[in-house]
Context: one part of a larger RNA
């Protein structure tokens, strides 16, 4: 150096119990009637994960099920069960402390305490049940009277949520190959508010000389028209095409009611509408209130076809041969590779309650109309609109319209008044300064189902007692860890040894070099053999 044979080492192959996007369904808020989360307990038995709460491994009561169970590590006692247990599922019962935490306190799960009822006791006290925070509205009472304070009732909030939403505040790395305006972005993060959705929404809307007709979303239109140290870069919108379609309700003028505040009726629109007077037809379409179903779904469950010989082998699901069922040849287990062996699976069948169908059909009430003529009552005011300032419109002061905001001025009343990208004017169109509105959407703690997704240094940090162990004063960071065999049949009994280490023999197995483990690479270490100097 070689080459066996071995330690070592956990590579590599095979699996997968978990994991990842992804669709499709469902459901979509919890909470002072004390939530989310937790601490401390609960078993025959010492821990840990689940469960469960002093009725503490459970309790009742309806209903399912039918032979077995007392939950997992994971045996051992003890016991229960066809007078129906264990289990499942739907409604209650109980549900310790802490925690918004709310009787004051407090270093959380502790400690103190005021009323009022009760036990117990001769009393002091002890113990038990109920109460007793703060704010907001409302009503009531008292202090002198507006107003203010004080106490009391009855209700309301608080606080959690994973992502979806809206407001309300608002960066920076970056990118411009440097930077300042611009970008990143109205993103990230902050508050704050709602709901299963949320926002928006019935045109003072777009269009452009023809016209559409409420919002959202989704295709296109289009990286087009445009912005822009005319740079980087940002970037629509009408109209098209689809998803889905729903409209309503006040203010006012007039009228009645009332001293007034107020109220009740009328009344809601743009080819203007309404009022009021008057002329002439008509009597229901709609719209609110209020009361309210059923069929069908979904929630545990049940039934459910058909194979045998024989070889191979530890084991048949494999080879041979000869059958079978199918509305079932999806899957998964079984000692290899199973339509006929188990679980299923296709099709069916399914209760008491509950949930959804659905506050729908439907019923009842209430309101309730259309043309003409006349009037010149009324149609939302510190608004619109203007100037300065800044600010969202793709649009960076630009010819810069539209929309919102601060300051300051500050109309018109239908013979009115906004819009058509500066502005006029002609034409067009619409009708601010009030309000409410389902659906198409946007998310996914959840179950399903599939993957030209991953296979244990990979998928989630987590396939294992994982947000554990473990560091960190804290806020926080944060792993490693999978595989014996079909079955534990997990080495009885001998020997060596100081031996519960570890070996030899035995004996279980198809195999122990499958012995605490599948396979066992390579680096490194050794033995034994042979080279070479």
């Nucleotide at each position: 150096c070689a080459a066996a044979u071995g330690g070592u080492g956990g590579a590599u192959g095979c699996c997968u119990u978990g994991g990842c996007g992804g669709c499709u369904g469902a459901a979509g808020c919890c909470g002072a009637a004390g939530a989310a989360g937790g601490a401390c307990g609960c078993a025959g038995a010492a821990g840990a994960c689940c469960g469960c709460g002093a009725a503490a491994g459970u309790c009742g009561u309806c209903g399912g099920g039918g032979a077995g169970u007392u939950g997992u590590c994971a045996a051992c006692a003890a016991a229960c069960g066809u007078u129906g247990a264990u289990c499942c599922g739907g409604c209650g019962g109980a549900a310790u402390c802490c925690g918004a935490a709310u009787g004051a306190g407090g270093a959380a799960a502790c400690u103190c305490u005021g009323g009022u009822u009760g036990u117990a006791g001769a009393a002091a006290u002890a113990c038990a049940a109920c109460u007793g925070a703060u704010c907001c509205a409302u009503c009531c009472c008292g202090a002198u009277u507006u107003a203010u304070c004080g106490g009391g009732a009855c209700g309301g909030a608080g606080g959690g949520g994973a992502a979806u939403u809206c407001g309300g505040g608002g960066a920076a790395g970056u990118g411009a190959a440097a930077c300042a305006u611009c970008u990143c972005a109205g993103u990230a993060c902050c508050c704050g508010g709602a709901a299963g959705a949320a926002a928006a929404g019935a045109a003072a809307u777009c269009g452009a000389u023809u016209g559409a007709g409420a919002u959202u979303c989704c295709c296109u239109u289009a990286g087009u028209a445009g912005c822009g140290g005319u740079g980087a870069g940002c970037g629509a919108a009408a109209a098209g095409g689809g998803a889905g379609u729903a409209g309503u309700c006040u203010a006012a003028a007039c009228u009645c009611c009332g001293c007034a505040a107020g109220g009740a009726g009328g009344g809601u629109u743009g080819c203007a509408g309404g009022g009021u007077u008057u002329u002439g037809c008509a009597u229901a379409a709609u719209a609110c209130u209020u009361u309210g179903a059923a069929a069908g779904g979904a929630a545990a469950a049940g039934a459910a076809a058909a194979g045998c010989u024989u070889c191979u082998g530890g084991a048949a699901u494999g080879g041979a041969g000869c059958a079978c069922c199918a509305a079932a040849g999806a899957a998964g287990g079984u000692g290899a590779a199973a339509g006929u062996c188990c679980u299923g699976u296709a099709u069916u069948u399914g209760a008491a309650u509950u949930u959804u169908g659905a506050g729908u059909a439907a019923a009842a009430g209430u309101a309730g109309g259309c043309a003409g003529a006349a009037u010149a009552c009324c149609u939302a005011a510190g608004u619109a609109c203007c100037u300065c300032g800044a600010u969202c419109c793709a649009c960076g002061u630009g010819a810069a319209a539209u929309g919102u905001c601060g300051a300051g001025g500050g109309a018109a009343u239908c013979u009115g008044g906004g819009g058509c990208g500066a502005c006029c004017a002609a034409g067009c169109u619409c009708c601010a300064a009030g309000a409410c509105u389902a659906a198409a959407u946007a998310c996914u703690u959840c179950a399903g189902c599939a993957g030209a997704c991953c296979g244990a240094u990979a998928g989630u940090g987590a396939a294992c007692a994982a947000g554990u162990a473990c560091c960190g004063u804290g806020a926080g960071g944060g792993a490693a860890a999978g595989g014996u065999g079909a079955a534990a049949a997990a080495c009885a009994c001998c020997c060596c040894a100081a031996g519960u280490a570890g070996g030899g023999g035995a004996a279980u197995g198809a195999a122990a070099u499958a012995g605490a483990u599948c396979u066992g690479a390579a680096a490194c270490c050794a033995u034994u053999u042979g080279c070479u100097a």
Molecule: large-subunit ribosomal RNA, domain I
Organism: Pseudomonadota bacterium